[in-house]
Record summary:
Model confidence (mean pLDDT): 77 of 100. Predicted 3D model of a 391-nucleotide RNA (Bacterial RNase P class A) from Sabulicella glaciei. NCBI's taxonomy places the organism under Bacteria, Pseudomonadota, Acetobacterales, Acetobacteraceae, Sabulicella. It matches the Rfam family "Bacterial RNase P class A". Its family is annotated with dimeric ribonuclease P complex, ribonuclease P activity and tRNA processing in the Gene Ontology. Rfam classes the family as a ribozyme. It was read from a public genome assembly, where an Rfam model found it.
RNA sequence: CCGGGAGGCCGGGCGACCGCUGGCGCGUCGAGCGAUCGCGCGCUGGAGGAAAGUCCGGGCUCCACGGGAAGACGGUGCCGGCCAAUGGCCGGCGGGGGGCGCGAGUCCCUCAGGGAAAGUGCCACAGAGAACAGACCGCCCGGACGCCGCAAGGCCUCCAGGCAAGGGUGAAACGGUGGGGUAAGGGCCCACCGCGCUUCCAGCAAUGGCGGCGGCACGGCAAACCCCACCGGGAGCAAGGCCGAAUAGGGAGGGCUGCCGAAAGGCAGGGGGUUCCCGCCCCGCCCUCCGGGUUGGCCGCGCGAAGCCAGCGGCGACGCUGGCUCCAGAGGAAUGGUCGCACAGGCCCGAAAGGGCUGGACAGAACCCGGCUUACAGGCCUUCCGGCACC
Numbered sequence: 001c002c003g004g005g006a007g008g009c010c011g012g013g014c015g016a017c018c019g020c021u022g023g024c025g026c027g028u029c030g031a032g033c034g035a036u037c038g039c040g041c042g043c044u045g046g047a048g049g050a051a052a053g054u055c056c057g058g059g060c061u062c063c064a065c066g067g068g069a070a071g072a073c074g075g076u077g078c079c080g081g082c083c084a085a086u087g088g089c090c091g092g093c094g095g096g097g098g099g100c101g102c103g104a105g106u107c108c109c110u111c112a113g114g115g116a117a118a119g120u121g122c123c124a125c126a127g128a129g130a131a132c133a134g135a136c137c138g139c140c141c142g143g144a145c146g147c148c149g150c151a152a153g154g155c156c157u158c159c160a161g162g163c164a165a166g167g168g169u170g171a172a173a174c175g176g177u178g179g180g181g182u183a184a185g186g187g188c189c190c191a192c193c194g195c196g197c198u199u200c201c202a203g204c205a206a207u208g209g210c211g212g213c214g215g216c217a218c219g220g221c222a223a224a225c226c227c228c229a230c231c232g233g234g235a236g237c238a239a240g241g242c243c244g245a246a247u248a249g250g251g252a253g254g255g256c257u258g259c260c261g262a263a264a265g266g267c268a269g270g271g272g273g274u275u276c277c278c279g280c281c282c283c284g285c286c287c288u289c290c291g292g293g294u295u296g297g298c299c300g301c302g303c304g305a306a307g308c309c310a311g312c313g314g315c316g317a318c319g320c321u322g323g324c325u326c327c328a329g330a331g332g333a334a335u336g337g338u339c340g341c342a343c344a345g346g347c348c349c350g351a352a353a354g355g356g357c358u359g360g361a362c363a364g365a366a367c368c369c370g371g372c373u374u375a376c377a378g379g380c381c382u383u384c385c386g387g388c389a390c391c
Base pairs, nucleotide, nucleotide: 001387002386003385004384005383006382007381008380009379010378013341014340015339016338017337018336020046021045022044023043024042025041026040027039029038030037031036048362052373053372055371056370057369058368059367060236061235062234063233073232074231075230076229077228078092079091080090081089082088093113094111095110096109097108098107099106100105114227115226119225120224121221122220123219136167137166138163139162140161142159143158144157146155147154148153175193176192177191178190179189180188194216195214196213197212198211200209201208202207240299241298242297243296250290251289252288253287254286255285256284257268258267259266260265269283270282271281272280306325307324308323309322310321311320312319313318343360345358346357347356348355349354
């Protein structure tokens, strides 16, 4: 210098003008029945590291709910710690993989990492046999017929047995390697490794170490059911609260109607078939008031598990203390446009100096916060690995 891994950070800069939008102050000008809103001037703020997916955990709000236990359903699952909390994060342990090293060891990556000696279930294909193992090839003892051979013996076929050592199948074949033993074999016996149980020791623990005992009993799968332990009310800012027109609808009061009466007034709801009784059906117009409620308006809504800096504690996640700062709040939804100046990057011209053109990813708040995941041009920092060149 180039390429790559891991971790962290930035993610276009400066300026002018014109817009949009929030806040504060002033004017008290306008709109509306009102709640409220607008206008003018001045000052000032205005997207992100993911604002995304909505996958977890919380805050907040409303609804439901007397307490406890059990069951159902859903979730979590080695140990310790951190955090408001978590399925997040940190550290450790164990399994798996990889680098370096003769080795002891060390470094990195990764794991839904409780239980398979409670029960049920499954284990494709291939294979003789897949969990009460299994004779396909094969190995061995014995017997019969036959063949070869001088003989010792060998071979073919068949019968009756023994054998899980070898071959073969498979993801997996009922511990592994070596030795002894055997007719051949086999934990049959022995050593080591593995496995199980266990005293002691170390550790808060997961777990590890030394030793002892047991020939081995216990294949794998729980991201199949299941068992164990722990956790869990529901809905979500269109939550929810407040203020409140017209029209329609609800309720209360009065009037418009009929009859009687001289009147004051009293009585009666009225209407629908020819009348009466019973039954059934329908219920008008006006005024005043009340309550709900739609359009609409306001709040919720930006001081918070907040950010930055420093010190201290801790391996770390993180915590404590001190100082400083106030940092978007729309509601069909603002955060934009034009121009100038430099700067990465790309392309072209040029021997070079340099010049010209182009040009900045993913993306777009909607109640808020902490995580996780996903997308992302380019650049910077730290560290590690490899290559090349030089010393």